[in-house]
Annotation:
A computed fold for a 92-nucleotide RNA, annotated as c-di-GMP-I riboswitch aptamer. It matches the Rfam family "c-di-GMP-I riboswitch aptamer". About the family: GEMM was predicted in a large-scale screen for bacterial structured RNA regulatory elements.
RNA sequence: UGUGAACAAAGGUAAACCAUUCGUAAGGAUGGGACGCAAAGCUACAGGGCCCUGGACACAUAAAGAUAUAUCUAGGGUAGCCAGCUACUCCA
Numbered sequence: 001u002g003u004g005a006a007c008a009a010a011g012g013u014a015a016a017c018c019a020u021u022c023g024u025a026a027g028g029a030u031g032g033g034a035c036g037c038a039a040a041g042c043u044a045c046a047g048g049g050c051c052c053u054g055g056a057c058a059c060a061u062a063a064a065g066a067u068a069u070a071u072c073u074a075g076g077g078u079a080g081c082c083a084g085c086u087a088c089u090c091c092a
C1' cells in the first nucleotide's frame, strides 16, 4: 500500500424476539438473547438512498369530511443501505 480474509491466535460487536423505559411516530436507551459482521469502530445541516411526523399543493372517490398516491416544504430517525474518516491480527 490493498476491490485480500484461506489458515492461526487474541478478542470485539450483537439482528429478530422478550422485559423495562423515552418518543405522536420512525426509532433510541438499559438488561436478557445471538441472526450476522474483517470495520456491524466513529461521523446524520452542507453526497445519495430509505423510514417517520407536521404543513402546502395536484388528482381520484357527487359534495363535505376522510383516505390513498405524486410533488414541494419544515422537523426527526437510520452508519446492521451505500458513502466519508480512522484502525487490530493475518496474508500479499
Base pairs, nucleotide, nucleotide: 001092002091004090005089012037013036017032018031019030020029021028022027035080041085042084043083047082048081049078050077051076052075053074054073055072056071058069060067061066